Predicted 3D model of RNase P RNA and transfer RNA as a complex of 435 nucleotides. Its mean pLDDT, the model's own confidence on a scale to 100, is 75. Rfam match: Bacterial RNase P class A. Rfam describes the family as follows. Ribonuclease P (RNase P) is a ubiquitous endoribonuclease, found in archaea, bacteria and eukarya as well as chloroplasts and mitochondria. By type it is a ribozyme.
RNA sequence: UUUGCUGGGGGUGUGCUCGCUCGGAACGUUAGGUUUUUCGAGAGGAAAGUCCGGACAUCGAAGGGCGCGAUUCCAGAUGAAAGUCUGGGCUGGGAAAUCCUAAAGAUUCUCAGACGGAAAGUGCAACAGAAAAUAUACCGCCGAAAGGUAAGGGUGAAAUGGCGAGGUAAGAGCUCACCGUGGCUGGAGUGAUCCAGUUAGCAAUGAAAACCCAAUCAGAUGCAAGGCAGAAUAGGCGAGUGGGCUGCCCGUCCAAUGCUCGCGGGUUUGCCGCAUUCCGCAGGGAAAGUGAAAUUCACUAGAUAAAUGAGCACAGCGACGAAGGUCGAACAGAAUCCGGCUUAUAACCCAGCAAAACAU
RNA sequence: GCUCCCGUAUUUCAAUGGAUAGAAUUCUGGCCUCCGAAGCCGGCGAUCUGGGUUCGACUCCCGGCGGGAGCGCCA
Numbered sequence: 001u002u003u004g005c006u007g008g009g010g011g012u013g014u015g016c017u018c019g020c021u022c023g024g025a026a027c028g029u030u031a032g033g034u035u036u037u038u039c040g041a042g043a044g045g046a047a048a049g050u051c052c053g054g055a056c057a058u059c060g061a062a063g064g065g066c067g068c069g070a071u072u073c074c075a076g077a078u079g080a081a082a083g084u085c086u087g088g089g090c091u092g093g094g095a096a097a098u099c100c101u102a103a104a105g106a107u108u109c110u111c112a113g114a115c116g117g118a119a120a121g122u123g124c125a126a127c128a129g130a131a132a133a134u135a136u137a138c139c140g141c142c143g144a145a146a147g148g149u150a151a152g153g154g155u156g157a158a159a160u161g162g163c164g165a166g167g168u169a170a171g172a173g174c175u176c177a178c179c180g181u182g183g184c185u186g187g188a189g190u191g192a193u194c195c196a197g198u199u200a201g202c203a204a205u206g207a208a209a210a211c212c213c214a215a216u217c218a219g220a221u222g223c224a225a226g227g228c229a230g231a232a233u234a235g236g237c238g239a240g241u242g243g244g245c246u247g248c249c250c251g252u253c254c255a256a257u258g259c260u261c262g263c264g265g266g267u268u269u270g271c272c273g274c275a276u277u278c279c280g281c282a283g284g285g286a287a288a289g290u291g292a293a294a295u296u297c298a299c300u301a302g303a304u305a306a307a308u309g310a311g312c313a314c315a316g317c318g319a320c321g322a323a324g325g326u327c328g329a330a331c332a333g334a335a336u337c338c339g340g341c342u343u344a345u346a347a348c349c350c351a352g353c354a355a356a357a358c359a360u
Numbered sequence: 361g362c363u364c365c366c367g368u369a370u371u372u373c374a375a376u377g378g379a380u381a382g383a384a385u386u387c388u389g390g391c392c393u394c395c396g397a398a399g400c401c402g403g404c405g406a407u408c409u410g411g412g413u414u415c416g417a418c419u420c421c422c423g424g425c426g427g428g429a430g431c432g433c434c435a
Base pairs, nucleotide, nucleotide: 001356002355003354004353005352006351007350008349009348012315013314014313015312016311017310018309020042021041022040023039024038025037026036044331048342049341051340052339053338054337055336056222057221058220059219063250064249065248066247069217070216071215072214073088074087075086076085077084078083089115090113091112092111093110094109096108097107098106099105116213117212121211122210124206125205138153139152140149141148142147161179162178164176165175166174180202181200182199183198184197185196186195187194188193226272227271228270229269236263237262238261239260240259241258242254243253244252265434266433267432276287277286278285279284288300289299290298291297292296317328318327319326320325361431362430363429364428365427366426367425371384372383373382378415387403388402389401390400391399408424409423410422411421412420
C1' cells in the first nucleotide's frame, strides 16, 4: 500500500408536478356526510424479533402461606426499573520483556469468563479400566505360604493431595521439610479478596445451562386492556355447584328465578383510550417536554385492511471513462406509548487483527 | 395486535445426557414369476440453524429461522 475479517460510527439534501392519509379553514348543502379549493403535518436506526423492564387499563372488602418464575464475584456511576458503563478481585488462555540455574514459578501487558453454594441433602459419571466416589488389586513389588502393598505399568474427561528425604521385607502422610487444601487466630482492604501465624495427615474428583440450597425480587391479564353509544337475535340446549386476584391452600365476601363452563344463535359498526396542552379563522402565539454548548435553535406521524408513493431537475457521495456523460446507493415500513437487549444492514469514516507485495 | 406451542429419514412416530440416532412407510437393487402384484433378502436416506455448558448434547441453556393454535363484542 492492497485485500479480507471483527467491532464502533453512519444511514444524502433542496425544489417542482401528480397522487394518498390526517388536521384547520372557505364554498355548496337544513344537517350528518360528501365534493372542490386552499394552508399545515406525514417512518426508522433498527419502525423487526416480541426477549426483558415500566407507564397505562381492568379484575379484590383486605391479608397470609406454598408452588411456579427471574436474577447471582465486589465497589462506584447512571437509571423509575430492566439494563448499561468504569474500576477492582478471582479463575482460565496468550504473548514479549524482566527476575530466575533449566523447567516450573513471579512481575508487567493483553484477551475471555451465565463468576453464589459440590465439606446441607438426593441422584448421575457410558465405554475402557483392578477400581469411578462406602474404594479396589490385573500386571508388578515383597513374602516359604497365609497374606501384605499402592511406589511403578496400563485405562479414562476424571484415579482418593504433589515432590524430596527418612523409614520398611516391599511399601504407604507411616514420619518429616517445602508446596497445595480445609479449620482457627491476627492483620490489610468499604468489599470481593489477599497476607502472616497456627492447626488437621488430607476425610473433600467432576457436574448445579441435574434436582436442589441460600440471598434478593415478583398478584394476574394485556389497547382484541378498558369506557361510551348503536345494530341484530333462539334471554335456546346441555353439564356442573360454585364464583369473586385468573396455579393451589387458608381466610373472607357474595350467591340458588343465582352463578360458572361448554354448545348453539346474532353482530362484524362509530367515538374515546390515541399522538403534549391551551388560545387563534389559517399563517401563527403561549406553556411544557426532549436534544444540542447557550437567554438561541430544532423537534412533538397517527392509519384501521391500514396513508407516508411515483416522476423530473439540481447539488453531494461512489464506480467506470481522456471528456461530454453513463450507472449505482444496503437492511428494511409505525399500529397504545416509553426505556433497554438481540438480530439484519450498501457506500463512506475510525480502530484492531490477519494475509500478500514493495521499501528500509 | 397480544399470548402460547412445535420443529428427527419422503411421510407417521421412537430414542434416562452415553457406543454406529431405531421402526413402519416411500424410493431403490436382487431373489421368486412367462410378466406384474404379494412375499423374502439387502441398500440409500434425517436430529431446522448458529453458538455455549459438559469428558460426551436429538435431549440442557441462549440467539436466529420456519410452522401451527388460541384470544373480539352482544344476549